[in-house]
RNA sequence: UACGAUAACGGCAAACCUAUCGAAAGGUAGGGACGCAAAGCUAAAGGGCCUUCCCGAAAGGAUGGCAGCCAGCUACCGAAA
Repeated sequence: UACGAUAACGGCAAACCUAUCGAAAGGUAGGGACGCAAAGCUAAAGGGCCUUCCCGAAAGGAUGGCAGCCAGCUACCGAAA
């Protein structure tokens, strides 16, 4: 570098509920755990998905959002191979 245990120290927190912000997607806080070895960070200048609007036969354009879809960057631990 790569890999990832029924290991250690720890960490995060889906759905759902409550409050709140937003036109929406969705965000934040608390509760809650389905899961996660990057479920840490990055969203104009990778792809993808979602929202609203324009146009339309289709394609396309604009807008905001999603990192727990892939991707990029960084990182704790160390059995086996």